[in-house]
């Protein structure tokens, strides 16, 4: 330099056109002497950026940047 891939809650991941959720994790209650656990409840997103296509984009095209895998090269 090339090719492919990945980027969504704090973390790990789903979600492949119609108002973005799942487990951990945090908070509050219940319980218990007390804490863990267990059960409830409930907080939390610029879906990397910037642009285009569409009525409508996390999702489809394009350039970016960040990570990762392979491959050339240079020394």
């Nucleotide at each position: 330099g090339g090719a492919c891939g990945u980027g969504u809650a704090g973390c790990u991941c789903a979600g492949u056109g119609g108002u973005a959720g799942a487990g951990c994790a945090c908070g509050u209650g219940u319980c218990u002497u007390a804490u863990a656990a267990a059960c409830a409840c409930g907080u939390g997103g610029u879906c990397c950026c910037a642009g285009g296509u569409u009525c409508g984009a996390u999702c489809c095209c394009u350039g970016g940047c960040a990570c990762g895998u392979c491959c050339a090269c240079c020394a």
Transfer RNA from a Patescibacteria group bacterium, 75 nucleotides, folded computationally. Rfam family: tRNA. The sequence is in RNAcentral, with records from ENA and MGnify. Taxonomically the source falls in Bacteria candidate phyla (Bacteria).